Predicted 3D model of an 80-nucleotide RNA (c-di-GMP-I riboswitch aptamer) from Marinobacter oulmenensis. NCBI's taxonomy places the organism under Bacteria, Pseudomonadota, Pseudomonadales, Marinobacteraceae, Marinobacter. It matches the Rfam family "c-di-GMP-I riboswitch aptamer". About the family: GEMM was predicted in a large-scale screen for bacterial structured RNA regulatory elements. The sequence was found by an Rfam model in a public genome assembly.

RNA sequence: CCGUCCUGAUGCCAAACCAUUCGUGAGGAUGGGACGGAAAGCCAAGGAUCUCACGGAAAUGAGACGGCCUGGUUGCGCGG
Repeated sequence: CCGUCCUGAUGCCAAACCAUUCGUGAGGAUGGGACGGAAAGCCAAGGAUCUCACGGAAAUGAGACGGCCUGGUUGCGCGG
């Protein structure tokens, strides 16, 4: 520099669930806990899903998630 997953560590992350706590809510934080993960790092741009407000409905507005899909960006292991 290239490949982009077959190999995955005395390394990394941490679903459900539980406790405490914050939020009207979707959900968030911390601790415990591991179902899983090769970007389950970051961004939150497009779509999906969900919540709240408004509304007869459609729509609109404000949010949530991002471990649902796509995209952008950086990077470990491995191979050349």